[in-house]
RNA sequence: UUAUUGGAGAGUUUGAUCCUGGCUCAGGACGAACGCUGGCGGCAUGCCUAACACAUGCAAGUCGAACGGAGAUUGUUUCGUAGUUUACUAUGGAACGAUCUUAGUGGCGGACGGGUGAGUAACACGUGGGUAAUCUGCCUGACAAUCUGGGAUAACAGGGUGAAAACGCUGCUAAUACCGGAUAAGCUCACAGGGACGGGAGUCCUGGUGAGAAAAGGAGCAAUCCGUUGUCAGAUGAGCCCGCGGCUGAUUAGCUAGUUGGUGGGGUAAAGGCCUACCAAGGCGACGAUCAGUAGCCGGCCUGAGAGGGUGUACGGCCACACUGGAACUGAGACACGGUCCAGACUCCUACGGGAGGCAGCAGUGGGGAAUUUUCCGCAAUGGGCGAAAGCCUGACGGAGCAAUGCCGCGUGAGUGACGAAGGCCUUCGGGUUGUAAAGCUCUGUCUUCAGGGACGAAAAAAAUGACGGUACCUGAGGAGGAAGCCACGGCUAACUACGUGCCAGCAGCCGCGGUAAUACGUAGGUGGCAAGCGUUGUCCGGAAUGACUGGGCGUAAAGGGCGUGUAGGUGGAUUGAUCAGUCGGAUGUGAAAUACCCGGGCUUAACCUGGGAGCUGCAUUCGAUACGGUCAGUCUUGAGUGCAGGAGAGGGUAGUGGAAUUCCCAGUGUAGCGGUGAAAUGCGUAGAGAUUGGGAGGAACACCAGUGGCGAAGGCGGCUACCUGGACUGUAACUGACACUGAGGCGCGAAAGCGUGGGGAGCAAACAGGAUUAGAUACCCUGGUAGUCCACGCCGUAAACGAUGGGUACUAGGUGUAGGAGGUAUCGACCCCUUCUGUGCCGGAGUUAACACAAUAAGUACCCCGCCUGGGGAGUACGGCCGCAAGGUUGAAACUCAAAGGAAUUGACGGGGGCCCGCACAAGCGGUGGAGCAUGUGGUUUAAUUCGACGCAACGCGAAGAACCUUACCAGGUCUUGACAUAGUACUGCAAGGCUAAGAGAUUAGUCCCCCUCUUCGGAGGCGGUAUUACAGGUGGUGCAUGGUUGUCGUCAGCUCGUGUCGUGAGAUGUUGGGUUAAGUCCCGCAACGAGCGCAACCCUUGUUGUUAGUUGCCAGCACAUAAUGGUGGGCACUCUAAUGAGACUGCCGGUGACAAACCGGAGGAAGGUGGGGAUGACGUCAAAUCAUCAUGCCCUUUAUGACCUGGGCUACACACGUGCUACAAUGGCCUAUACAAAGGGAGGCGAAGGAGUGAUCUGGAGCAAAUCCCAUAAAGUAGGUCCCAGUUCGGAUUGCAGGCUGCAACUCGCCUGCAUGAAGUCGGAAUCGCUAGUAAUCGCAGAUCAGCAUGCUGCGGUGAAUACGUUCCCGGGCCUUGUACACACCGCCCGUCACACCAUGAAAGUUUGCAACACCCGAAGCCGGUGGGGUAACCGCAAGGAGCCAGCCGUCGAAGGUGGGGCAGAUGAUUAGGGUGAAGUCGUAACAAGGUAGCCGUAUCGGAAGGUGCGGCUGGAUCACCUCCUUU
Repeated sequence: UUAUUGGAGAGUUUGAUCCUGGCUCAGGACGAACGCUGGCGGCAUGCCUAACACAUGCAAGUCGAACGGAGAUUGUUUCGUAGUUUACUAUGGAACGAUCUUAGUGGCGGACGGGUGAGUAACACGUGGGUAAUCUGCCUGACAAUCUGGGAUAACAGGGUGAAAACGCUGCUAAUACCGGAUAAGCUCACAGGGACGGGAGUCCUGGUGAGAAAAGGAGCAAUCCGUUGUCAGAUGAGCCCGCGGCUGAUUAGCUAGUUGGUGGGGUAAAGGCCUACCAAGGCGACGAUCAGUAGCCGGCCUGAGAGGGUGUACGGCCACACUGGAACUGAGACACGGUCCAGACUCCUACGGGAGGCAGCAGUGGGGAAUUUUCCGCAAUGGGCGAAAGCCUGACGGAGCAAUGCCGCGUGAGUGACGAAGGCCUUCGGGUUGUAAAGCUCUGUCUUCAGGGACGAAAAAAAUGACGGUACCUGAGGAGGAAGCCACGGCUAACUACGUGCCAGCAGCCGCGGUAAUACGUAGGUGGCAAGCGUUGUCCGGAAUGACUGGGCGUAAAGGGCGUGUAGGUGGAUUGAUCAGUCGGAUGUGAAAUACCCGGGCUUAACCUGGGAGCUGCAUUCGAUACGGUCAGUCUUGAGUGCAGGAGAGGGUAGUGGAAUUCCCAGUGUAGCGGUGAAAUGCGUAGAGAUUGGGAGGAACACCAGUGGCGAAGGCGGCUACCUGGACUGUAACUGACACUGAGGCGCGAAAGCGUGGGGAGCAAACAGGAUUAGAUACCCUGGUAGUCCACGCCGUAAACGAUGGGUACUAGGUGUAGGAGGUAUCGACCCCUUCUGUGCCGGAGUUAACACAAUAAGUACCCCGCCUGGGGAGUACGGCCGCAAGGUUGAAACUCAAAGGAAUUGACGGGGGCCCGCACAAGCGGUGGAGCAUGUGGUUUAAUUCGACGCAACGCGAAGAACCUUACCAGGUCUUGACAUAGUACUGCAAGGCUAAGAGAUUAGUCCCCCUCUUCGGAGGCGGUAUUACAGGUGGUGCAUGGUUGUCGUCAGCUCGUGUCGUGAGAUGUUGGGUUAAGUCCCGCAACGAGCGCAACCCUUGUUGUUAGUUGCCAGCACAUAAUGGUGGGCACUCUAAUGAGACUGCCGGUGACAAACCGGAGGAAGGUGGGGAUGACGUCAAAUCAUCAUGCCCUUUAUGACCUGGGCUACACACGUGCUACAAUGGCCUAUACAAAGGGAGGCGAAGGAGUGAUCUGGAGCAAAUCCCAUAAAGUAGGUCCCAGUUCGGAUUGCAGGCUGCAACUCGCCUGCAUGAAGUCGGAAUCGCUAGUAAUCGCAGAUCAGCAUGCUGCGGUGAAUACGUUCCCGGGCCUUGUACACACCGCCCGUCACACCAUGAAAGUUUGCAACACCCGAAGCCGGUGGGGUAACCGCAAGGAGCCAGCCGUCGAAGGUGGGGCAGAUGAUUAGGGUGAAGUCGUAACAAGGUAGCCGUAUCGGAAGGUGCGGCUGGAUCACCUCCUUU
């Protein structure tokens, strides 16, 4: 110094926000498995499933120093035999030995070691104790012994049975085998004492008497050693008992008969119902018994900041088991894995009679499974058994092999190297990137390879002994050589591009990607991460404060029991003393080792191994402390209660009684209707209703008072009177003295509906009937009407039973009502006023809250007790239990499915919500459309084609300001292919254009004429053109949902925003709301806002008045000239006019109203008055609005065609429907004659005059005019006159015939105009609908664009020229404020239920079937125990007969398996059936969300295809209006 360094979040509900809440992810771990890949070494680990079955080998033997034999080898002695001569050799036998081997007897060990986790919820395990209730072989220590006898038996031999395994019979024999006797204490027993200890049962010590119980020998020459017996003690091991601790289910609530206890007896090493006889009736259980399910327990391991949660592989401790079940024997120890017996299942052998077996030991096999290794080496080490020892045995163990199964370490090279090589990929085509990466050059040698050397592990005198292993390690050699993959790259989450695909194929942990430009699929390049591994899957912990002890909640998100009473339990006022099991402190013992942590040490490092330390949060014992809490004893009064004195009340129950009203009955009067509704009808009524008068009957409910008033625990309670009765409040302070609070179960009460029995029944009214409404109407509305509503008694036990807020106590600013008391001041008195207690309301501060809100009646601050919640759906459902007559209630799941469901608040949008305001929005008017004919556009139909686009307003006389060809995009036919059009390269060439001839429908083809220009050093060069070819052109092909640009619309509506500040956790709000006012977010005032921007207005154009300037082509007052006449001419610029510039109008002035404002009303003046009229001007945005066919453009498609050219046709069709117009239907008119007055435009490929011709269209003509000059060009309605006389007409003009004109190459399809003739429909238009507020509507004509020609269309122009507006209730559209919302794709929204189809899981079900545990009875193996006699019997006794004892047999109790039976529990399956869930485009309706079009919802009853309707009671979690009350501000 250290063992006290440790806590991270993210995605996903919404348009957005905050909260609640679930789901998911990032981390770590594994006895793992799978996919792809794979160089080396060290250390570990390796059947989690079938405690499934097992071939083969091995895993427990050893001792000859316990014993008798047997065998082999050998020695000595001796006897034979043979060779031979004593001697020697060979051979056989005997005796005595020696050495070796060992079947049997005997001893010790097979109870250890090794395996497995089936069973077990238990004293099995852990921890701490007890044993005064016990045993303990081998081992250690102490004391004392080891004397004397006896009878058997295996082996062996003989002879048998059997296939075998094996087994009898006869005979012999030994022992450390067995038995008798002696001796023996501190051993055991009996008897009477003493002492010590202990609370006691009792234990220990001491001495006395009597009785009883032991033994074995072996080795050695010996010393001695090894054994044997008894006792005590130790050590070790074991048995038994107890406290405490650790799983789930109450949809398991009662269990128990040896059961609980006692006494006697038995049994055991030992206590004990352990067993037995008798007696008693106990014992356990809500602190969870019993039952069911699951599970070996622990040290530890994983995770976690910790507390916890999960787990129990390897290593270690304990337990249990050994094919399944039962049983004992032996033994110190077993009820015994490799022992015995029995039963069962299975396997094997068999001669069919009978036998044998047990890998959950090590290997190994089959099987099961996603899945787990060698039939290896060695006893060298460590350890074990036996032995005196040598030694033998040892699948314990030590090692090796296999497997990336895990942890750890190393390597696959290092340095340099830019031309930034090649290749790949991308590209804006410039380049970028791969990338110093490679190549190249210079090095190194770890691992691998080869060769040489070569251990420690071996062990206290020496020697010997190594499986691993020629291994580790060392040295040398050689050469970059042999060694990199996997996953990911949308966000979370580090890492991006291209191509392919086109809601397909596919991905996905969650959110979600994919429908032609996919960073999300597949591939490639690149990048990121990890690395001999990387991903995936599974499981556990974490994150998850998401079960909250640490550390959550319950008004509205899930969650307060409907309310009370009260048991157990929990908690508990002040004070004194005592005590100490809680609490706190010290000590002692224990908490095994290993693991983890700290400091060290050893393998090259690490993993790994190892020494020491701390720790092990616990338990027990003991000694203390005594504040708190407990207990005991005492005291107190403030909590609680009692008493006394008062007043208030729809508190409850019973009985009686009253009036009003409805209905009915009777009678009178009286006559035609009544009743009902949005409107009707059903219904009642001439048989007299309704109306009215009188009388009567009967039931139910109690107007006014009446009040966020009162009472009650809640439900609830309302006329009046009497009786009975409960509770609260105020005052007082006499009494008790903590008697209190809460309250699981229990008990009681408990609206409405409903049920049972009996009454009653006026009104109302589910069901039902009828009438309406409606597409339908099982509803809303109407007419009737039964249960029911009422009473008595008995059930039911639920409601939005709500304050959606459990009860109690204490504390914490105020203000103001109201109800019931009390006190005080004052007064003659009553009020008023002040204080206080109890209830009941409102406002509000702090504080709390997600917000809304709550706020002394808390949802604030604290404590105590109870109930309840843990994502949505399935479901308050199913099954089971309990309750109920039933309806049903209560308790109350799972499978499956979704990624949300939800609360509060915000901004919008919407409402068959509200308020205010505006608009030709309605109303008031005028004129139309819709009917007719025609024109034109569209739909539809047709067609070869009828090209395409536009579709509510905001498509439809629209693109198209003009389709005969062209246009033209369409169709048919004929043609072309570098192209009708553009650019560039290469090669060749000099044409091309134009004219003419011929063919053809034409495009085009053939021929012919012509034979380019410039410069030049004459060689050529350049330009232009042609031909061929290559790049490419071309596309009115697709996508307006890929786009730009342009446009429409809301809407010329008054809105849309920003900066700073402030408020709010936040989305957001404020400003922009409010009071006035305006056409206007226009302006004023106020205000936590102050300012600003885009819009409004103004600035611009035009028009209305006027000044000035300027007068030609305009004008002509005055002056002249000319004329029939005319600004025709001179002249003039006064006027008109033209066109440039000014002025003018600003609520400026006056009066009134208003707030002293803004402004409004009225007036004056003025040409014009309150934006004078008109135009241009279109905020932020909405509609995926329109347009790829104006144009531009991405991508896709096409390339002898989807391009290009030509002729002809089509866009012009025609049963029909719609839109927009024109002309009409006539007399305010038609026709005829005459006649007056414009503006604005256009004109050269043009306007075209005069004149002439024609009935006319028109022709001729050609003056003038590039225009205030000329022309188009007569304006028309009007006015004057005439005619027609109400009719299908002198209205109307369609249609058709004939004849013409014009334009144009060309009027057939398919133009316009003229003349003559013809003369249709139509007599003012249904439902419905459009425009317009003043120079407007209506009406009248004129011009222009387009254009060869073609207008009823369009765009402009002027002429004549009205009516009406009370007003804002209603329709439509819009603006602002507010309200509700389950909408946000925003009501063309959302959304409910039946039915039909597909799939999934579940319930019920006649049954069928399987398993488990228990019970009753039957049978009863082995075996222990007990009994038994007529069998047998060596040891001991014995007078020899017998006895004691033992063995076998038999009997009995118990007893496994088995059998029978009825029940219990659990599972599987089951025709059919029920509801549930899920599923892009099915059917029927529209229940809910807005007042959702009948407010909704809760309980209950009833009815109906379905959502649902209706009745009764309740709630607000109902909008709106009015009233009442209360509050706030002034």